[in-house]
Context: one part of a larger RNA
Parts: sequence; C1' cells; structure tokens
RNA sequence: GGAUGAACGCUGGCGGCAUGCUUAACACAUGCAAGUCGAACGAAGCUUGGUAACAAGCAGUAGUGGCGGACGGGUGCGUAACACGUAAGAACCUACCUUUUGGAGGGGGAUAACAUUGGGAAACUGAUGCUAAUACCCCAUAAUAGCUGAGGAGUGAAACAAGUGAAAACUUGGCCAAGAGAGGGGCUUGCGGCUGAUUAGCUAGUUGGUGGGGGUAAAAGCCUCCCAAGGCCACGAUCAGUAGCUGGUCUGAGAGGAUGAUCAGCCACACUGGGACUGAGACACGGCCCAGACUCCUACGGGAGGCAGCAGUGAGGAAUUUUCCGCAAUGGGCGAAAGCCUGACGGAGCAAUGCCGCGUGGAGGAAGAAGGCCUGUGGGUUGUAAACUCCUUUUCUCAGAGAAGAAGUUCUGACGGUAUCUGAGGAAUAAGCUCCGGCUAACUCUGUGCCAGCAGCCGCGGUAAUACAGAGGGAGCGAGCGUUAUCC
Repeated sequence: GGAUGAACGCUGGCGGCAUGCUUAACACAUGCAAGUCGAACGAAGCUUGGUAACAAGCAGUAGUGGCGGACGGGUGCGUAACACGUAAGAACCUACCUUUUGGAGGGGGAUAACAUUGGGAAACUGAUGCUAAUACCCCAUAAUAGCUGAGGAGUGAAACAAGUGAAAACUUGGCCAAGAGAGGGGCUUGCGGCUGAUUAGCUAGUUGGUGGGGGUAAAAGCCUCCCAAGGCCACGAUCAGUAGCUGGUCUGAGAGGAUGAUCAGCCACACUGGGACUGAGACACGGCCCAGACUCCUACGGGAGGCAGCAGUGAGGAAUUUUCCGCAAUGGGCGAAAGCCUGACGGAGCAAUGCCGCGUGGAGGAAGAAGGCCUGUGGGUUGUAAACUCCUUUUCUCAGAGAAGAAGUUCUGACGGUAUCUGAGGAAUAAGCUCCGGCUAACUCUGUGCCAGCAGCCGCGGUAAUACAGAGGGAGCGAGCGUUAUCC
C1' cells in the first nucleotide's frame, strides 16, 4: 500500500447493487417450512326426483390405495479418508422421462373405513359384525428376448378409469413382460494437496489362497471355516495434533504466500449413541425401534418432544436483521386438467457492513466589514469567506400521469401507485473525522512544568514544549474519518 462476513470511537443527506451469529453442532416458547390425487376405492354428508328401493348432482373431511415425503432448505460436528480434485477402469443398479417389440384371459379370499361394544386421565387400544378397489392371492398364457442352468430343460405377469356413443367401437390416461437411450447413482485404481521423529516400529481378518460355504445390485476378508505366513515402513508406517475438500477469494510483476463467508460442485451430519424397516433410491432433518441426557404433561398407571428449515427467544460474545408480503415470475411435488401445496424462490423491512454513483448550491461581490487569532502596534491572517445582488432546483416537499417484468387469444403483478415522467414551491432539507517533531502533507500563541499527559518507531514533558492540553491557523480524506484485529 492492498484486503475483510469485521468490531469499536466520533459523525451521518439520498439512491442502486451486494452482504449480514466468524462465538455455544448451546437450550429453545409460538406460528409456518410436504403434500397431493374423487378421472383407483367403499362409506358417511347435503340438494333434487321418488312412497320406498334407487337415480342424478354437489362439495369435500377421515379411511383404503397411488405417487411424493431420499428433492428442495440448513450446518461444518466428525473426517488426513479414494473424503475431495483430476485422469482412467470393470464386476453393477436405476422410479419418473424418451423409444422399440409384444401382451392385458379366467377366478378367489380378506381388510380399514363404518356399526355395536369394552379398556384408558391421556396418548392410544381390544373384541364382534359388514363392505370396495388400480390393495392382496391363485390359475392360464410366455417370444430366436428375461431369470436359473454346461445343455436337455425348468420358471416368472398384468388393472383398470374417464369421455363420446343406442351399441359396436373410438379417444385419453394408466397396467404387464423384455430390449435400447438419456440423466442419476454404487464400486475400483494411478497421481495431487497440513504439522510433529521430544511419535520408529505397526499389523491376527492382519497379507494371500484357479480351497469349501455364505453374502451384495455389483468386484472384494465383505463375513465364516480351513491352509500358508505374509502385509506396511526412513520415498516416514503407526501414533498424536489440526482441518470438511474443490472451482475460487485476497495479495503479489510473477513465482509464491494466505484463505475456503456469500455463489457453484462434491462429502459428512440432523439432541447423543446404536439399529433396521419401507422403497427404484435412505440405514431417512420436520419417518420407525432401542438406550442415554434434557424439557414438558399426568388421575402416578403411563405418555409427549427434538429450529445445524424461515422468522423469533434466552444464553455466549467486541459482534450479525423482520415472529413481514406473495405464489405475480422461475423452479419443485401431486393431478388428465382446473388446481392445491411450496419460509425453495420472488420481494419488501432493518444495519454506512461493503462497493459504486449523486448531493449539501452556482456566478458576481473589498469599506478587504464586524468578530476571533497573531503582532515588531505599522499591520498581518481568517478572507470572496460572510453580508449583499442575480441565477439554478440535482436533491427535498406537495400535486398530476404512471410502467416493463405476463410466458398464453382472454385472464392473472406480491413488489407498488414503486421505478419513471410532468408541474408548482423555496437555497431551501443535508459535513464531518483525523492529523500538523522526523518518517509524513501541514505552525503559531496560551496553559502546564519529568507533573498532567503523548507515543507505530525514534522519542517528547524537569519555565519560552511547532511532540502534553486548549485556541487560532493549516494539511489530508470526505458521508465518512480514525483505531483495533487478521492476511499478503
């Protein structure tokens, strides 16, 4: 000198764009953050017609069923590791999407809801009876393809719904088997990136086995039995400390050094530890089970909870925002669609936290006014500065008009009566901070008297201090200026 997610002191007009718990992965009141489908299903409800059975329509709650809750959002605890980066590889999986080939025949038994009736303070739960399905099961069918198998051979499936129609049928959306693709994921390996030897030896599933068995979607000591005795290490094993990694960011002429906020990719985690279930995908932030700590409810028998989602609270701290608006846009889930949900996201609010831009007036104006300060008492300086005259209106206030962002013929805008434009008014609403001994731009007076104090280094202060304190003047930067901390 540059830089910062900064903080502190003094000061503070506006706009645009960014950024905002770096500390306690500390504890959390309250609300919201993941639902959706009635065109899969039965029942209850309401309306109309009907004596009734029933038919048609309506809206949509709980339940069965499907898809989604593995994405999106948060945090950086752990991790020195194939975690990450890069370059390769072979023994794999893949819902939804695209595409190709073929298929969808027949039958069955349940169960929730519901009704009745128990238990319990509650959470919840038992019994009996009834019912449906795209829920579940069986049979059939099965290709030069799938699976098992050396082969002969064996074996495995399905579901309907809506609309139009008198019907046949057609259309749309789904269903099953097999192949291909795209995108996604799992696995292996070479190389690369911290510190310590005041850590030198470490290792028994450890290293290997065309041995047996198991297991996975998949190679493999991944697991187990047996056999062999290997494997790593001074090119630093093991142990210990520290740490998420990268694209990047800061600095530097570069080489390098430091760093890993925001944004993007990957990884890990979800009160702490362990476990599996479901599923195409999880060993699952707002799912389940067990144990633990903590908090809450309780009729003392037993139950409930997990903000490292968005706001917000307490605590910690030098320090970090609103319990806001909207699904209008972009994106996501479900749905045939209309649509519903979406604290993702789009916006507004707060903070000079940063960067950038603008303003706080312009021109004229010497009796060089008054006042202040200095003085050699003549004057000098503040200083064209002010007053005063003329002008302008960026800003400001008021009034009027008023968007783009909407894709998609129509309709649809949270932001927002915002941006922007026009008119009126009046210099009006707007300047500070630090420094002035040298480094380092800028000097005098008064006070003080090694005191009070200053200080980044050298050093100032003990009676004329340009170094302390005040004043006048000056220098620098300017809505900021200084200080502190950290990096180059």

RNAcentral holds the full RNA, with entries from ENA.
Predicted 3D model of a 488-nucleotide part of an RNA (small-subunit ribosomal RNA, 5' domain) from Lobocharacium coloradoense.
Its Rfam family is "Bacterial small subunit ribosomal RNA".
The coordinates come from a structure-prediction model, not an experiment, and the mean pLDDT is 84.
The gene name in the source record is rrs.